This is a predicted structure of a 74-nucleotide RNA (transfer RNA) from Micromonospora sp. WMMD812. The RNAcentral record of the sequence draws on ENA.
[in-house]
RNA sequence: GCCGACGUAGCUCAGGUGGUCAGAGCGCUCCGCUCAUAACGGAGAGGUUCGGGGUUCGAGGCCCCGCGUCGGCA
Numbered sequence: 001g002c003c004g005a006c007g008u009a010g011c012u013c014a015g016g017u018g019g020u021c022a023g024a025g026c027g028c029u030c031c032g033c034u035c036a037u038a039a040c041g042g043a044g045a046g047g048u049u050c051g052g053g054g055u056u057c058g059a060g061g062c063c064c065c066g067c068g069u070c071g072g073c074a
Stems, first nucleotide, its partner, number of pairs: 001073007010026004019057001028044005050066005
């Protein structure tokens, strides 16, 4: 340099063919349980969906340009 995959919560990741809520597990906070801790049970907070632009009535999902990570080829 070329090709491909990926980028969504603090971490690991879902999210069908564009539409009805942006979610799960872990973590975090609070409460219960216990002599106490862990475990367990309940509740809660936490998101510019990498950035910008486009298409559309409507984009996490489609198109374009960038940035980043990983892999392959040279």